[in-house]
RNA sequence: UUCUUAUCAUGAGUGGCGGAGGGACUGGCCCUGUGAAGCCCGGCAACCUCCUUUUAUUAGGAAGGUGCCAAAUCCAGCAAUACUAUAUAGUAUUGAAAGAUAAGAA
Numbered sequence: 001u002u003c004u005u006a007u008c009a010u011g012a013g014u015g016g017c018g019g020a021g022g023g024a025c026u027g028g029c030c031c032u033g034u035g036a037a038g039c040c041c042g043g044c045a046a047c048c049u050c051c052u053u054u055u056a057u058u059a060g061g062a063a064g065g066u067g068c069c070a071a072a073u074c075c076a077g078c079a080a081u082a083c084u085a086u087a088u089a090g091u092a093u094u095g096a097a098a099g100a101u102a103a104g105a106a
Base pairs, nucleotide, nucleotide: 001106002105003104004103005102006101007100008099013041015040016039017038021031022030023029025077026076027075028074042069043068044067047065048064049062050061051060052059073098078095079094080093081092082091083090084089
């Protein structure tokens, strides 16, 4: 880097350093000197792992490897269906796509 599987509406700081960006991409819409990114500390969760338990990944626990800590993956991006309105669009639902994370494979 590619592929497969699972998950993505819960949760998590009035901390220190740092100083201008950040929310993947595009379009929106937002966050940000009342302090962005990043680093440290702190925290959340429990994919892998470990322990106990069960007929059973059944139930519970720990936190070693990751991950995460504005807004649903912030919303939409493609398609279908329904409704609204006169063309084109808007709204809602569902499913894809794209993305993120974990585990496995090449």

A computed fold for a 106-nucleotide RNA from Orenia marismortui, annotated as SAM riboswitch aptamer (S box leader). The prediction has a mean pLDDT of 84. The sequence is in RNAcentral, with records from Rfam. Its Rfam family is "SAM riboswitch aptamer (S box leader)". Rfam describes the family as follows. The SAM riboswitch is found upstream of a number of genes which code for proteins involved in methionine or cysteine biosynthesis in Gram-positive bacteria. Its family is annotated with regulation of gene expression in the Gene Ontology.